RNAcentral holds the sequence, with entries from ENA. The RNA shown here (transfer RNA) has 74 nucleotides and comes from a Candidatus Woesearchaeota archaeon. The prediction has a mean pLDDT of 84. Its Rfam family is "tRNA". Rfam classes the family as a transfer RNA.

Parts: sequence; C1' cells; structure tokens
RNA sequence: GGGACAGUAGCUCAACCUGGGAGAGCACUAGACUGAAGAUCUAGGUGUUCCGGGUUCAAAUCCCGGCUGUCCCA
Repeated sequence: GGGACAGUAGCUCAACCUGGGAGAGCACUAGACUGAAGAUCUAGGUGUUCCGGGUUCAAAUCCCGGCUGUCCCA
C1' cells in the first nucleotide's frame, strides 16, 4: 500500500442479509426472604447503535467518506 471482518447498555453479544415497537444473558439498583450475608423471587433499561454526510415518509440496518481494532496479502 491492497483486501476481508468487526465497532449497539457497565461487560459478552443478538437485531443488519429482507429499512418501520432497540433487545437477551451477566452485572447493577430497590423490595421480599434471612439474625446477617449468599442463593432464590419480584420490579427497574440505565443507549447520541464509532463519527460525518446522503437516500427515504421512516436508517442500528441501504449508499459514500473518515476513525479504531483483528486477520490475510504485498
């Protein structure tokens, strides 16, 4: 220098292909239970979907550019 993949909640990841209500597990907070704690049960999503622009009635999703990381080629 060229190419592929990835970037979404505190963490690990779905949803993207086929545009329309942003979700799961763990963690966390509150309550129940307990002498207390743990476990268990109940409730709570806490988010500028990496950044900028475009298309569209509507973008995490499609298009363009950029940034970061991993891998391959040179």